[in-house]
RNA sequence: GGGCGUUUAGCUCAGCUGGUUAGAGCGCUACAAUCACACUGUAGAGGUCGUAGGUUCGAGUCCUUCAACGCCCACCA
Numbered sequence: 001g002g003g004c005g006u007u008u009a010g011c012u013c014a015g016c017u018g019g020u021u022a023g024a025g026c027g028c029u030a031c032a033a034u035c036a037c038a039c040u041g042u043a044g045a046g047g048u049c050g051u052a053g054g055u056u057c058g059a060g061u062c063c064u065u066c067a068a069c070g071c072c073c074a075c076c077a
Base pairs, nucleotide, nucleotide: 001073002072003071004070005069006068007067010026011025012024013023019057028044029043030042031041032040050066052064053063054062
């Protein structure tokens, strides 16, 4: 330098052919239960969907740029 993949909640990850409210598990908070803790149950908080643009009536999803991480190839020495 070239190619490919990933980026969504604190962590690990779903999200269908673009379609109307963005989700799960774990974690966290409160309450219940217990003498108490754990387990368990109920409820809740937490997201600019990596950045910046574009297309569209409508974008997590499509296109472009940039960034971070990973893999492969090439080049230099």